c-di-GMP-I-GGC riboswitch aptamer from a Thermoanaerobaculia bacterium, 86 nucleotides, folded computationally. The model forms 91% of the base pairs in the Rfam consensus. The organism belongs to Thermoanaerobaculia, within Bacteria. The prediction has a mean pLDDT of 82.
[in-house]
RNA sequence: UUCGACAAGGGCUCACCUGGGGAAACCCAGGGCCGCAAAGCCACGGGUCCUCACUGACCCCAGACAAGACCGCCGGGCUGCCGAAG
Numbered sequence: 001u002u003c004g005a006c007a008a009g010g011g012c013u014c015a016c017c018u019g020g021g022g023a024a025a026c027c028c029a030g031g032g033c034c035g036c037a038a039a040g041c042c043a044c045g046g047g048u049c050c051u052c053a054c055u056g057a058c059c060c061c062a063g064a065c066a067a068g069a070c071c072g073c074c075g076g077g078c079u080g081c082c083g084a085a086g
Base pairs, nucleotide, nucleotide: 003083004082011036012035016031017030018029019028020027021026034072040078041077042076044075045074046073047070048069049068054063055062056061
């Protein structure tokens, strides 16, 4: 620098529950399961998700657009514990 143990010390927390925030996706805190060698961080590329206001439409719904969300969807970038095997 690669690589990833029936190792050691540990760590994190899809789901779900409770409280709070948001129009929503979703986020925060506490609990917590499946799991994770980067399931640490970044919205850079792809992908998926949401739709306030506006227009049509009396609901529903549709249109088009701005903003946004997800890193535990994939790729990429940055950083990190341990060191058995290669």